This is a predicted structure of a 76-nucleotide RNA (transfer RNA) from an Oscillospiraceae bacterium. NCBI's taxonomy places the organism under Bacteria, Bacillota, Clostridia, Eubacteriales, Oscillospiraceae. Rfam family: tRNA. By type it is a transfer RNA.
RNA sequence: GCUGGUGUGGCUCAGUUGGUAGAGCAGCUCAUUCGUAAUGAGCGGGUCGCAGGUUCAAGUCCUGUCACCAGCUCCA
Numbered sequence: 001g002c003u004g005g006u007g008u009g010g011c012u013c014a015g016u017u018g019g020u021a022g023a024g025c026a027g028c029u030c031a032u033u034c035g036u037a038a039u040g041a042g043c044g045g046g047u048c049g050c051a052g053g054u055u056c057a058a059g060u061c062c063u064g065u066c067a068c069c070a071g072c073u074c075c076a
Stems, first nucleotide, its partner, number of pairs: 001072007010025004019056001027043005049065005
């Protein structure tokens, strides 16, 4: 330098054919308990790495770019 993959709540990941973002764990509250844990019920939290484009509508399609991972190539 080239090719491919990944990037989504604090963490691990889903999100299929564009229709407006979810699960588990963690956190907080309540119940239960003498108390803790466990269990049960509930609550909050992300505009999807970043920028732009297409579209009535983009996590999803297109372009550029950044980070990480893997492979390939080069040595004048």